[in-house]
Molecule: transfer RNA
Organism: Minisyncoccota bacterium
RNA sequence: GGCCCCUUCGUCUAUCGGCUAGGACACUAGGUUCUCAUCCUAGUAAGAGCGGUUCGAUUCCGCUAGGGGUCA
Numbered sequence: 001g002g003c004c005c006c007u008u009c010g011u012c013u014a015u016c017g018g019c020u021a022g023g024a025c026a027c028u029a030g031g032u033u034c035u036c037a038u039c040c041u042a043g044u045a046a047g048a049g050c051g052g053u054u055c056g057a058u059u060c061c062g063c064u065a066g067g068g069g070u071c072a
Base pairs, nucleotide, nucleotide: 001071002070003069004068005067006066007065010025011024012023013022018055027043028042029041030040031039048064049063050062051061052060
């Protein structure tokens, strides 16, 4: 340098055009408990960046950035 794959809550992940983006753990609050833990309930929190296509984009396309693989 060429080609391929990946990037989503704090972490791990689901979601292959209709999203008000789901779940687990963690965190916060409440309940339970003499207290803590456990358990139960509720809540906060996310699409790498910029464009394009579309009525509608996390999803499809392009470029850029970062990470991984492979070839030379």